[in-house]
Transfer RNA from a Bacteriovoracaceae bacterium, 72 nucleotides, folded computationally. It was read from a public genome assembly. The source organism's lineage runs through Bacteria, Pseudomonadati, Bacteriovoracia, Bacteriovoracales and Bacteriovoracaceae. It matches the Rfam family "tRNA". Rfam classes the family as a transfer RNA. Model confidence (mean pLDDT): 84 of 100.

RNA sequence: UGGGGCGUGGCGCAGCGGUAGCGCAGCGGACUGUUAAUCCGUUGGUCGUCGGUUCGAAUCCGACCGCCCCAG
Numbered sequence: 001u002g003g004g005g006c007g008u009g010g011c012g013c014a015g016c017g018g019u020a021g022c023g024c025a026g027c028g029g030a031c032u033g034u035u036a037a038u039c040c041g042u043u044g045g046u047c048g049u050c051g052g053u054u055c056g057a058a059u060c061c062g063a064c065c066g067c068c069c070c071a072g
Stems, first nucleotide, its partner, number of pairs: 001071007010024004018055001026042005048064005
């Protein structure tokens, strides 16, 4: 420098045009002699940034930023 992949709650991931969900973690409660385990409830994300397309974008397009891989 060129090509490809990825970027979504604290962490790991889903969602592939119709105003975002699961697990773990956190918080509250039940249970227990206590802890753990288990069960119930619950907080938390303007989807890397800025534009474009669209009635409508996490999703499609462009440019940047970051990480990883390949080539030179």